[in-house]
């Protein structure tokens, strides 16, 4: 460099379930694991969800918010192999 295993970091933790916060969407905690070579870190672009406010012909649309466990991008980190 390149591969690539839950050894490192007392790795992380989908569904559900309890409790709080939020208008939702979703978030934090516990509890649970369904997975993950970045399932470590950033909403930068694209995607998706969401619309309290705002507009509005009440159909909706949108300012915002939200998902890095969606996909690129950018930052930082790995045990063993191989070169």
């Nucleotide at each position: 460099g390149u591969u690539g295993u839950c050894c490192g970091g007392g790795g992380c933790a989908a569904a559900c379930c309890u409790g709080c916060c939020g208008a939702a969407a979703g978030g934090c905690a516990g509890g649970g694991a369904c997975g993950c070579g970045a399932a470590g870190c950033c909403a930068u672009g694209g995607a998706u969800c969401u619309a309290a406010g705002g507009c509005g012909u009440c159909a909706g649309c949108u300012a915002g918010g939200a998902u890095u466990g969606c996909c690129a991008g950018g930052c930082u980190a790995c045990a063993g192999g191989c070169a």

c-di-GMP-I-GGC riboswitch aptamer from Symbiobacterium sp., 83 nucleotides, folded computationally. The sequence was found by an Rfam model in a public genome assembly. The organism belongs to Symbiobacterium, within Bacteria. The prediction has a mean pLDDT of 81.